The RNA shown here (c-di-GMP-I-GGC riboswitch aptamer) has 78 nucleotides and comes from a soil metagenome. Its mean pLDDT, the model's own confidence on a scale to 100, is 89.

RNA sequence: CCGACAAAGGCAAACCCGUCGUGAGGCGGGGACGCAAAGCCACGGGUCAGCGCGAUGGCUGACAGCCGGGUUGCCGAA
Numbered sequence: 001c002c003g004a005c006a007a008a009g010g011c012a013a014a015c016c017c018g019u020c021g022u023g024a025g026g027c028g029g030g031g032a033c034g035c036a037a038a039g040c041c042a043c044g045g046g047u048c049a050g051c052g053c054g055a056u057g058g059c060u061g062a063c064a065g066c067c068g069g070g071u072u073g074c075c076g077a078a
Stems, first nucleotide, its partner, number of pairs: 002076002010035002015030006033065001039071003043068003046063006
């Protein structure tokens, strides 16, 4: 590099409860749709939210389980 009818494990969607936030959404608990990086990073694209605008433009945020990229990591069949 690659990804097994292997082994040890890991993570945790939707939804529910609590909590923070104007909001997207975050955190904790429950819960599993799934995931070989569903570990981390907001760099590029994208989507979403707030403000503003006659309308675009603009500013500020969110999403890493939307894609790309960067980086670290378990195992070792084909």